This is a predicted structure of a 73-nucleotide RNA (transfer RNA) from a Pseudomonadota bacterium. The organism belongs to Pseudomonadota, within Bacteria. The prediction has a mean pLDDT of 82.

RNA sequence: GCCGGAUUAGCUCAGUUGGUAGAGCAACUGUCUUGUAAGCAGUAGGUCACUCGUUCAAGUCGAGUAUUCGGCA
Numbered sequence: 001g002c003c004g005g006a007u008u009a010g011c012u013c014a015g016u017u018g019g020u021a022g023a024g025c026a027a028c029u030g031u032c033u034u035g036u037a038a039g040c041a042g043u044a045g046g047u048c049a050c051u052c053g054u055u056c057a058a059g060u061c062g063a064g065u066a067u068u069c070g071g072c073a
Base pairs, nucleotide, nucleotide: 001072002071003070004069005068006067007066010025011024012023013022019056027043028042029041030040031039049065050064051063052062053061
């Protein structure tokens, strides 16, 4: 330099055919216990990396940028 993958909650990851986003773990509250953990019930947590475009509507489609991983030279 060229090619490709990834970027979504604190962490690990889903998200189908474009229709307004979820799980597990962690956190917090309650319950239980002499107390802690575990269990059970609940709550909170998101500018879907950034910018622009297409569309009635974008996490999803297109272009560019950034970060990161890999391949070729």